[in-house]
This is a predicted structure of a 74-nucleotide RNA (transfer RNA) from an Actinomycetota bacterium. Its mean pLDDT, the model's own confidence on a scale to 100, is 81. Its Rfam family is "tRNA". The family's RNA type in Rfam is transfer RNA. The sequence is in RNAcentral, with records from ENA.
RNA sequence: GGGCCCAUAGCUCAGUUGGUUAGAGCAUCCGACUCAUAAUCGGACGGUCCCAGGAUCGAGUCCUGGUGGGCCCA
Numbered sequence: 001g002g003g004c005c006c007a008u009a010g011c012u013c014a015g016u017u018g019g020u021u022a023g024a025g026c027a028u029c030c031g032a033c034u035c036a037u038a039a040u041c042g043g044a045c046g047g048u049c050c051c052a053g054g055a056u057c058g059a060g061u062c063c064u065g066g067u068g069g070g071c072c073c074a
Base pairs, nucleotide, nucleotide: 001073002072003071004070005069006068007067010026011025012024013023019057028044029043030042031041032040050066051065052064053063054062
């Protein structure tokens, strides 16, 4: 220098050919259960979907540029 992949909650990840409210598990907090703790069960909290722009009635999803990470080639 060239090519490919990834970026969504504190962490690990889903998200269906673009469609009406963005989700799960773990963690945290509250409650139930228990003499108590753990386990289990119920609930709550938590998101500028990496950044900017574009196309579209409509974008986490498509296009362009950038940033960060990983792999390969030279």